[in-house]
Molecule: small-subunit ribosomal RNA
Organism: uncultured bacterium
RNA sequence: AGAGUUUGCUUCUGGCUCAGGACGAACGCUGGCGGCGUGCUUAACACAUGCAAGUCGAACGAGAAUCUACUGAAAGAGUUUUCGGACAAUGGAUGUAGAGGAAAGUGGCGGACGGGUGAGUAACGCGUGGGGAACCUGCCUUGAAGAGGGGGACAACAGUUGGAAACGACUGCUAAUACCGCAUGAUGCAUAGGGGUCGCAUGAUCUUUAUGCCAAAGAUUUAUCGCUUCAAGAUGGCCUCGCGUCUGAUUAGCUAGUUGGCGGGGUAACGGCCUACCAAGGCGACGAUCCAUAGCCGGCCUGAGAGGGUGAACGGCCACAUUGGGACUGAGACACGGCCCAGACUCCUACGGGAGGCAGCAGUGGGGAAUAUUGCACAAUGGGGGAAACCCUGAUGCAGCGACGCCGCGUGAAGGAAGAAGUAUCUCGGUAUGUAAACUUCUAUCAGCAGGGAAGAUAGUGACGGUACCUGACUAAGAAGCCCCGGCCAACUACGUGCCAGCAGCCGCGGUAAUACGUAGGGGGCAAGCGUUAUCCGGAUUUACUGGGUGUAAAGGGAGCGUAGACGGCACGGCAAGCCAGAUGUGAAAGCCCGGGGCUCAACCCCGGGACUGCAUUUGGAACUGCUGAGCUAGAGUGUCGGAGAGGCAAGUGGAAUUCCUAGUGUAGCGGUGAAAUGCGUAGAUAUUAGGAGGAACACCAGUGGCGAAGGCGGCUUGCUGGACGAUGACUGACGUUGAGGCUCGAAAGCGUGGGGAGCAAACAGGAUUAGAUACCCUGGUAGUCCACGCUGUAAACGAUGAAUACUAGGUGUCGGGUGGCAAAGCCAUUCGGUGCCGUCGCAAACGCAAUAAGUAUUCCACCUGGGGAGUACGUUCGCAAGAAUGAAACUCAAAGGAAUUGACGGGGACCCGCACAAGCGGUGGAGCAUGUGGUUUAAUUCGAAGCAACGCGAAGAACCUUACCAAAUCUUGACAUCCUUCUGACAGAGCAUGUAAAGUGCUUUUCCUUCGGGACAGAAGAGACAGGUGGUGCAUGGUUGUCGUCAGCUCGUGUCGUGAGAUGUUGGGUUAAGUCCCGCAACGAGCGCAACCCUUGUCUUUAGUUACUAACAUCAAGUUGAGGACUCUAGAGAGACUGCCGGUGAUAAACCGGAGGAAGGUGGGGAUGACGUCAAAUCAUCAUGCCCCUUAUGGCCUGGGCUACACACGUACUACAAUGGCUAUUACAACGUGCAGCGACAGCGCAAGCUGAAGCGAAUCACUGAAAGAUAGUCUCAGUUCGGAUUGAGGUCUGCAACCCGACCUCAUGAAGUUGGAAUCGCUAGUAAUCGCGGAUCAGCAUGCCGCGGUGAAUACGUUCUCGGGCCUUGCACACACCGCCCGUCA
Repeated sequence: AGAGUUUGCUUCUGGCUCAGGACGAACGCUGGCGGCGUGCUUAACACAUGCAAGUCGAACGAGAAUCUACUGAAAGAGUUUUCGGACAAUGGAUGUAGAGGAAAGUGGCGGACGGGUGAGUAACGCGUGGGGAACCUGCCUUGAAGAGGGGGACAACAGUUGGAAACGACUGCUAAUACCGCAUGAUGCAUAGGGGUCGCAUGAUCUUUAUGCCAAAGAUUUAUCGCUUCAAGAUGGCCUCGCGUCUGAUUAGCUAGUUGGCGGGGUAACGGCCUACCAAGGCGACGAUCCAUAGCCGGCCUGAGAGGGUGAACGGCCACAUUGGGACUGAGACACGGCCCAGACUCCUACGGGAGGCAGCAGUGGGGAAUAUUGCACAAUGGGGGAAACCCUGAUGCAGCGACGCCGCGUGAAGGAAGAAGUAUCUCGGUAUGUAAACUUCUAUCAGCAGGGAAGAUAGUGACGGUACCUGACUAAGAAGCCCCGGCCAACUACGUGCCAGCAGCCGCGGUAAUACGUAGGGGGCAAGCGUUAUCCGGAUUUACUGGGUGUAAAGGGAGCGUAGACGGCACGGCAAGCCAGAUGUGAAAGCCCGGGGCUCAACCCCGGGACUGCAUUUGGAACUGCUGAGCUAGAGUGUCGGAGAGGCAAGUGGAAUUCCUAGUGUAGCGGUGAAAUGCGUAGAUAUUAGGAGGAACACCAGUGGCGAAGGCGGCUUGCUGGACGAUGACUGACGUUGAGGCUCGAAAGCGUGGGGAGCAAACAGGAUUAGAUACCCUGGUAGUCCACGCUGUAAACGAUGAAUACUAGGUGUCGGGUGGCAAAGCCAUUCGGUGCCGUCGCAAACGCAAUAAGUAUUCCACCUGGGGAGUACGUUCGCAAGAAUGAAACUCAAAGGAAUUGACGGGGACCCGCACAAGCGGUGGAGCAUGUGGUUUAAUUCGAAGCAACGCGAAGAACCUUACCAAAUCUUGACAUCCUUCUGACAGAGCAUGUAAAGUGCUUUUCCUUCGGGACAGAAGAGACAGGUGGUGCAUGGUUGUCGUCAGCUCGUGUCGUGAGAUGUUGGGUUAAGUCCCGCAACGAGCGCAACCCUUGUCUUUAGUUACUAACAUCAAGUUGAGGACUCUAGAGAGACUGCCGGUGAUAAACCGGAGGAAGGUGGGGAUGACGUCAAAUCAUCAUGCCCCUUAUGGCCUGGGCUACACACGUACUACAAUGGCUAUUACAACGUGCAGCGACAGCGCAAGCUGAAGCGAAUCACUGAAAGAUAGUCUCAGUUCGGAUUGAGGUCUGCAACCCGACCUCAUGAAGUUGGAAUCGCUAGUAAUCGCGGAUCAGCAUGCCGCGGUGAAUACGUUCUCGGGCCUUGCACACACCGCCCGUCA
């Protein structure tokens, strides 16, 4: 930094999509370790359980357990006894004093912090910067001063008592740093005065006088700590102001405590904060009110930036604590773990009544795609209480869970080619995986084991934790996946599938050879992750401030006037709001950037600096903008003079024409059309003459002429009236430009009321046209068109181009006016204002615009942001209605579009050609028959060819064969090829036998070489590789062919033009059969085509004469022979024709016309020769061939049948319909060719087809071979015939193994249709058409077909209007599969 996608191609516009980054993420597959972070985005849903705010006995009363000291009861071992008792260790009750301090209470401080959440809030809530001379502040710090003396209670407690409980009630006792008076007291407060200083003001401050008011608490271990008042500070809070802070106008008006004032109240304090009274204000297009959405910021993500998005974690502020309301206490709350009331919900209950609030930390249910442990510790940091020890602290520090994110590390390293095996592919040779593995050597980061072992803590105290870290031994072991591979976008093959299954972010892929689906191999990317999905920014200059547009792509309002607003001429002075510069304060920390440092590095953390583009204050400046003062005249306006004009409104008036009425003349039609009909007319039309009526419009002039803001304006006259222009330079002195809203005007159609109505004419009726014709055409005809008044307010209201100003080469018309020159009725020069054309620069995607800009600039307004849905719906406003204005969304597509280019096409144009038409000749279409095709039939009627360009085509010849089809039989390594094993020496052929429908079977006969090992060849058997296929695909192909078309075209190099596709050349003027040639030309050349070169034919010369020829000579039946080389002919070589010559036309050229000469004259005739390409044209059945399919059959072989069928339809031929003829007889003249499995003379036989014998000839020698039409003579005499020959009967001939299906020919007999052919259609321009016969290929036989040959031998062409086809130029185009296109509507 770009890329893909609209098209046949190009360029532009324009949308869609992709590559990047990010994330509190989720999902899929996978998962080794560690560090640092992070984790309910949804239900501010409901919560079991535990914990999260207590502490102080150094304020106080009372005081349990326990302990100490003293006391020492009951009991009592034992001793003693007089037996009554005594003494008595022990025991430890009880009591006293003290310690102790649980639990509760009074009191103090804290509980307003810390922690959570984002529901509400569009607000002084937040951010930023000010103000408080309208304020408060516990604990803390500093200073000054003080603490005298009293009093009365209430808890606890005891007793009684209520209640299930929660919780009380009554009586009585008591302490205090609890509570209350009194005293003292000011520099305190309040009130009333005096004076000084200061402030913008209310006022502040100092001093002074008087009066009034107000304080305290003690504890103690004697160190201290508390208490009261005042002042100051610090900290924290409260109020207020400037600026900033999202969407909607389809929300335009909102507001009664509302806005202000005065009095009062209230507050720490100002204030309608509250209240009474008074006034009627206040806010709003600079967006009030209303609706919807939202905590705000530092920051975070993205971006080159400007911006856009976002507000998790960390930090600041705010708000909230089940929902709503309220206050109390207090320095501080209207209070998350306080109180009261109300609501909902949950729980307890004895039914009377009570209890509760996880948006604290864990945790549960629920919701959801989705988010963790009912952990440890107060060791550290901090907080509360306390004098302290210490207590409390789910704040916090740590640990646990989750790849959720970022960062780091590892899963080994080096060597190792027999390039192993396996796998994939393959042209079977190989190639890839791949030094990869194996194998050898080495290492130990992580994990595992063992040992040591911190810092975090200053003397002590360590949850983390035997953690981080260090050391040792040990094993390559325990540790790799995910996505992608058609283009964008790095990376390719095989198989499967067959528009199916599926993929896809966009374009798109898949219909039998898918690099796009699925799998595999291979490859690419990233990596403990990889992909997908959601969202945001980017790319997107696709909302454009930076940085876009509006003639035709989306987009200029229909036009004007004008309000607010925005912008504004020349010169001078002042001010300093904007602007510029300096300074100061602030812009929290964290974050960002830079430089250092600490964890082994990094992430992370620490330190320093920068930045934070902002705001405020202050000091200067004065160019520009602004404000202000006083001026100017170039903008603008006024005055005076002048001419131009369909400018507007009103009234009057004129002629032509149409129609109607009346009267006359006059008679059969008129009218209308492409042609007709409806219609009018003998009741007198149309036509014509005269008179009259009425309405509407104004011919000629008339002109890209004029006027108007636009819509628009056209006979003439008069009246009223607007604007522009020219001249003049007298007046004003910036008075200007634009213009959201607003107001006015605004074609046609339409609406309302009332007139009018000649013509025209929606609707409607009839007639035509048509498949239909609710149309176009015709005949009628109503609204309407006209007038007056009112409404509507839209048009392709267009120059598809908003208004204004200035500047920027020219040329040429025209309208209005002025100036100058010339003798000028005129011309020339110049100037101002309009209106056109061409054109330079410049602009533009191009087309084009170009002083009347779409150029260069400025100002203001309007409008646009992909196509469709849709200018639709809803809402609102306007309207009598019709409707107009404003104006979406859901959904859907990947385009829609502009301009230009090349083609193709057009019932567009110009030019030209062709047997294309026309002019002619002969046919086809009607008949019979032949042949091909379709259809039908069939066991099969094998297959292909299908407009021209299939149909006497493949097939130059189907009785068997051919043959591919059908039926039946039969073979399975095969009829044919190669290879292997074993056996045999044959096989074939011949003969014999047998047998079937045929193939078949059996018997006899019969190898070669040799080094004796064997080999060659052939056969048989066997196994498998394989053979085989006229099976499929001509839309997988090669080759070949048809066609446009023997049409004149198709291209290239260099140059030039164009952003480009492309153009030019190749177009133009002539000319030609021709892109043939000439001239001109930003083109100059060249190639494939054209032409020529090739073959043949037409004339001559020369060479050569056998089998050809024969003039002269000889011979003779005969060129038969001698002979000849003249002629014909044959086949070699040459000549000849080139617009070369002459005249004319033409631009002098090319060329054309005519002529001469010549056998031939303007490519002499004919042939071969077929450019780039088109038709997915034909052919897989000539051949070749990829892939697929069959493999005891879709292959092979064989017999018979079929390809020859037959209600029918079509194509192509043949023969005819007759006298230009038929028949009979006689008679003349060719050329091309072919021949040994052949042509066959000649002779004989047969009516004939033909047969028998047989000469010659591998052929300029012999044969086919008599050519026919023609000529001569005769006959027939217009008829279904002496035309015509189909069909049928009978008998034969030939070929062949065989003529039944299914051959040809001959003889006799039979004798059908047909009397020249509808619509339509074909061929041919000269040795041609027409007509006549001959030959050949194929072939045993079979020709009306095909390919050739000669004989006889015409007619016509004015011409290019039309039909068909083609060429060139041009034009239109929404077509490009290219008009057999595209496409609209209805119905299904």